A computed fold for a 72-nucleotide RNA from a Candidatus Parcubacteria bacterium, annotated as transfer RNA.
The source organism's lineage runs through Bacteria, Bacteria candidate phyla and Candidatus Parcubacteria.
Rfam family: tRNA. Its family is annotated with triplet codon-amino acid adaptor activity in the Gene Ontology.
Formats: sequence, C1' cells, structure tokens
RNA sequence: GCCGCGGUAGCUCAGUGGUAGAGCAUACGGCUGAAAACCGUAGGGUCGUCAGUUCGAUCCUGACCCGCGGCA
Repeated sequence: GCCGCGGUAGCUCAGUGGUAGAGCAUACGGCUGAAAACCGUAGGGUCGUCAGUUCGAUCCUGACCCGCGGCA
C1' cells in the first nucleotide's frame, strides 16, 4: 500500500429503514436472624467522526479515524 471483518451502556454482545435492547456489573428494594444465592425496580447511550440518500438512518452510500486478520 491492497483486501476482509469489526467500532452500539462500565464490560461482553444483540438489533436487515419507523422513538435503541439483553446478560454481567452498579445503586435501591424484597427475601433472611444476618449474608450469599434468588426476585424486582432504577440509573447509565451525542449507536467511532463528517458528509450524502430518504418523509425518516444504528441500519443504505462515500470519505476519514481506531482495532484485528490476510496479502504484498
């Protein structure tokens, strides 16, 4: 330099154009004599950046940034 895959909550990851979710973690509550486990609730997101398409973009298109792999 070229090709491919990926970037979404603190972490691991879903989400194939119509107001973004799960598990774990955290806080609070329930349960218990107390704790763990278990059950429930809550907080937490400029969906990598900038443009484009569209009535509408996490999703489609382009460029760029970062990470991993391959080729040279």